[in-house]
Context: one part of a larger RNA
RNA sequence: CUGGGCGUACAACCUGCGCAGGCGUUUUUUCAAGAUAGGCAUGAAAUCACCGGGCUUAACCUGGGAACUGCGCUUAUGACUGGAAAACUAGAGUACGGGAGAGGGGGGUGGAAUUCCACGUGUAGCAGUGAAAUGCGUAUAUAUGUGGAGGAACACCGAUGGGCAAGGCAGCCCCCUGGGCCGAUACUGACGGUCAUACACGAAAGGGUGGGGAGCAAACAGGAUUAGAUACCCUGGUAGUCCACGCCCUAAACGAUGUCAACUAGGUGGUGGGGGGGUAAAACCAUUUAGUAACGUAGCUAACGCGUGAAGUUGACCGCCUGGGGAGUACGGCCGCAAGGUUAAAACUC
Numbered sequence: 001c002u003g004g005g006c007g008u009a010c011a012a013c014c015u016g017c018g019c020a021g022g023c024g025u026u027u028u029u030u031c032a033a034g035a036u037a038g039g040c041a042u043g044a045a046a047u048c049a050c051c052g053g054g055c056u057u058a059a060c061c062u063g064g065g066a067a068c069u070g071c072g073c074u075u076a077u078g079a080c081u082g083g084a085a086a087a088c089u090a091g092a093g094u095a096c097g098g099g100a101g102a103g104g105g106g107g108g109u110g111g112a113a114u115u116c117c118a119c120g121u122g123u124a125g126c127a128g129u130g131a132a133a134u135g136c137g138u139a140u141a142u143a144u145g146u147g148g149a150g151g152a153a154c155a156c157c158g159a160u161g162g163g164c165a166a167g168g169c170a171g172c173c174c175c176c177u178g179g180g181c182c183g184a185u186a187c188u189g190a191c192g193g194u195c196a197u198a199c200a201c202g203a204a205a206g207g208g209u210g211g212g213g214a215g216c217a218a219a220c221a222g223g224a225u226u227a228g229a230u231a232c233c234c235u236g237g238u239a240g241u242c243c244a245c246g247c248c249c250u251a252a253a254c255g256a257u258g259u260c261a262a263c264u265a266g267g268u269g270g271u272g273g274g275g276g277g278g279u280a281a282a283a284c285c286a287u288u289u290a291g292u293a294a295c296g297u298a299g300c301u302a303a304c305g306c307g308u309g310a311a312g313u314u315g316a317c318c319g320c321c322u323g324g325g326g327a328g329u330a331c332g333g334c335c336g337c338a339a340g341g342u343u344a345a346a347a348c349u350c
Stems, first nucleotide, its partner, number of pairs: 004321003007304002015200002021194001023192001026087006033081002035077006042070001050064005091191001092188004096183003103177007110154001115149007125136002162169001206247001208245004215241002220236004258317006266295001268293002271290004276285002299306002323350003332343004
């Protein structure tokens, strides 16, 4: 390197977009580059293999043909790949008409609750725990009523519900905006699929500047517990959590399952559409289509399980794996303000 693999044993990039690259529908004509077949020329000798010969054998030496699976030239074929030309519509897309949605960005606004402030009522406790104590309270707390301030999150609906490439998305209203689905026609005419590098997005934590700060809460302090208790429990509490801008770029970023396409028993739910039957309108009944949930046949799998949304049967392209530890470390490069990230060994050892 080939062969073999990647749900859980080593291995699918966190996700997308996409240049190059390799791959690509149907028909006709043409070319003949690839391919296939034949011929010619060449492919030094030695070596290897085969049949012989010579040293007493062997190694060694030596004769012969074969082989050298290659490259070149020429001829032929026209199925396949490819080039050119023309055409098609089944892939892909556009227009039109519907309809769903926590898809994204910005602005506004609502109620419940916690906390705080003011005032009223009111009096000795409150809070907390396994039990306590620290803590709060006669400077009037807790409780309760009224009013106010401020920040953050949106109960019920709510769902094996929905939408998004992933991360992730939930009060309500408005503005801007992306994608997907369904239907019947018309149009474009292969415009496609994948994608190294590149580019973009990317939870939480963290970092920068400026705001904000109700609750919660690393650090920290105190009280307990304990042999000790740098913890678990309690009382406090700062970064942070929130906003704007700009960084970081990692996660059990998981379906631990790359993307796309085709084919291969079924029945059951829920979601979004379509037409048909049915109804006064619904309900309801089959049916079709796109997502989705749990079963299950064949098949696959080491088993578990997967099973038309495959881990089945195939094809295209990319990524990745090659014993455990050392180590996702060192060194170097690149990136970063830093934290660190990314790329990524070896000695040694079992």
This is a predicted structure of a 350-nucleotide part of an RNA (small-subunit ribosomal RNA, central domain) from an uncultured bacterium.
The RNAcentral record of the full RNA draws on ENA and SILVA.